Predicted 3D model of a 73-nucleotide RNA (transfer RNA) from a Chloroflexota bacterium.
């Protein structure tokens, strides 16, 4: 150059084939304990990579680009 494949909270993924963005860790605040560690419980935190399109309606479909992995040259 060219083929795939990936890109959602701080970090690890998911999102059933177009309609509610969520899971576990992690953080914050209560509350069980004299106290840690550990449970419970509530909560805050994400223009779904960036820009366009198609739809009523995009994380999801198209295009282009931008990084990353890998495979060939």
């Nucleotide at each position: 150059g060219g083929g795939c494949c990936c890109a959602u909270g701080g970090c690890g993924c998911a999102a059933u084939u177009g309609g509610g963005a969520g899971c576990g860790c992690g953080c914050u605040g209560c509350g069980a304990u004299g106290g840690c560690a550990u449970c419970g419980c509530a909560g805050a935190g994400g223009u779904c990579g960036c820009a366009g399109g198609u739809u009523c309606g995009a994380a999801c479909c198209c295009c282009g680009c931008u990084g990353g992995g890998u495979c060939c040259a």
Taxonomically the source falls in Chloroflexota (Bacteria, Bacillati).
Its mean pLDDT, the model's own confidence on a scale to 100, is 81.
Its Rfam family is "tRNA". It is annotated as a transfer RNA. From the family's description: Transfer RNA (tRNA) molecules are approximately 80 nucleotides in length.